[in-house]
Context: one part of a larger RNA
RNA sequence: UGACGGGGGCCCGCACAAGCGGUGGAGCAUGUGGUUUAAUUCGAAGCAACGCGCAGAACCUUACCAACCCUUGACAUGGGCGUCGCGGUCUCCCGAGAGGGAUUCCUUCAGUUCGGCUGGACGCCACACAGGUGCUGCAUGGCUGUCGUCAGCUCGUGUCGUGAGAUGUUCGGUUAAGUCCGGCAACGAGCGCAACCCACACUCUUAGUUGCCAGCAUUCAGUUGGGCACUCUAAGAGAACUGCCGAUGAUAAGUCGGAGGAAGGUGUGGAUGACGUCAAGUCCUCAUGGCCCUUACGGGUUGGGCUACACACGUGCUACAAUGGCAGUGACAAUGGGUUAAUCCCCAAAAACUGUCUCAGUUCGGAUUGUCCUCUGCAACUCGAGGGCAUGAAGUCGGAAUCGCUAGUAAUCGCGUAACAGCAUGACGCGGUGAAUACGUUCCCGGGCCUUGUACA
Numbered sequence: 001u002g003a004c005g006g007g008g009g010c011c012c013g014c015a016c017a018a019g020c021g022g023u024g025g026a027g028c029a030u031g032u033g034g035u036u037u038a039a040u041u042c043g044a045a046g047c048a049a050c051g052c053g054c055a056g057a058a059c060c061u062u063a064c065c066a067a068c069c070c071u072u073g074a075c076a077u078g079g080g081c082g083u084c085g086c087g088g089u090c091u092c093c094c095g096a097g098a099g100g101g102a103u104u105c106c107u108u109c110a111g112u113u114c115g116g117c118u119g120g121a122c123g124c125c126a127c128a129c130a131g132g133u134g135c136u137g138c139a140u141g142g143c144u145g146u147c148g149u150c151a152g153c154u155c156g157u158g159u160c161g162u163g164a165g166a167u168g169u170u171c172g173g174u175u176a177a178g179u180c181c182g183g184c185a186a187c188g189a190g191c192g193c194a195a196c197c198c199a200c201a202c203u204c205u206u207a208g209u210u211g212c213c214a215g216c217a218u219u220c221a222g223u224u225g226g227g228c229a230c231u232c233u234a235a236g237a238g239a240a241c242u243g244c245c246g247a248u249g250a251u252a253a254g255u256c257g258g259a260g261g262a263a264g265g266u267g268u269g270g271a272u273g274a275c276g277u278c279a280a281g282u283c284c285u286c287a288u289g290g291c292c293c294u295u296a297c298g299g300g301u302u303g304g305g306c307u308a309c310a311c312a313c314g315u316g317c318u319a320c321a322a323u324g325g326c327a328g329u330g331a332c333a334a335u336g337g338g339u340u341a342a343u344c345c346c347c348a349a350a351a352a353c354u355g356u357c358u359c360a361g362u363u364c365g366g367a368u369u370g371u372c373c374u375c376u377g378c379a380a381c382u383c384g385a386g387g388g389c390a391u392g393a394a395g396u397c398g399g400a401a402u403c404g405c406u407a408g409u410a411a412u413c414g415c416g417u418a419a420c421a422g423c424a425u426g427a428c429g430c431g432g433u434g435a436a437u438a439c440g441u442u443c444c445c446g447g448g449c450c451u452u453g454u455a456c457a
Stems, first nucleotide, its partner, number of pairs: 001457002003454003007451007015441002019405005026318008034309002042053002064304007073129001077128002079125006087106002091102004109119003131293002134291003140287002142282003145278001147276001152191006158167003171182003197270004202238007211228003216225002241264001244258005320398001324357006336346003364395001369390007411433007
């Protein structure tokens, strides 16, 4: 100087408390461990691995396994020789296919000094080489997680100290903040904080078609005339600054209350992540040093596997019902997508009303199984999704323990998108309905500052 303390002081955070809803029990989905397997490819491992890489494993993907094939190679550059555009197409044989062998037709490259001379394509030969999702993330770049959006981390000059270092950055207030004020052997400065950026909330201006309809006509209908007031759209401007008032404070910074205001003290949400920590993660995105393989650890194909199943764990979905189930009637969104399109299309559910069920393993619950179909796709056996009929399991609110959330939030309800032939209970977004509680900081966890002890570095 740090680090640590079941030392002290001050302060913060859904950290506790106060509340609401879950997980842990059941069935299923999904990931992981384990076991099994020819193979169940590989990575990720407390928080910060485990619906993670995977925004989608039937083939492909695919890296794994079995079998069958290739060896200058699926891909690149260079040399020699040969044939010629390239490309498309018919038929047959062997084969699981890759591939090997034979064959028909269409079309027939550019430049040119008319020389296979140049470019281009294909085949063969030999070698340089290609190739490797092989190893090392403890050789690395790049990217990322994490402490943590925590308020810290440093420098120049000066001063102090033999020196390591200290001071500044400590102290009194204050703040979300090393934020600001005051003081001080310090005076200044940098990276962070804040602001500048985006969205939402209010108003105005400009502009009215595809948008809108107050008044005037018209219609089944903003449908048409008409209009651009309103809604809305999209470009710009304004608006919030403790600006005003009172109290408090040290006359400061600020804090508390009030007015006005759409919004009040960081308005709300995002983007933004200091010096560094964890030899954190990734050589399976990519790049790359070194090592290793080179008729194989490279390349191609068919089939299988990644989907196995005594079991254990994580994350979810659906339930256990009457604040409900079922039947009928029946409104109201937003994001986004569809090549173009405010024009057309995709577009809710919970809610509300009526009836029924009457507390049951039930008209709850829907697993499982049988059977019949539909769709996608060469192909649903291993191994897809959906529908009809039948079947109707566990489950009556979950032990110890444990998680999320402070407002348009939790809870609940549906909708959209990416990737995708097909496949979501996942992910990322969108809107509808819409709470409860916070006395407080003693305690648990994490963090910041000062101080103290130390046989630790």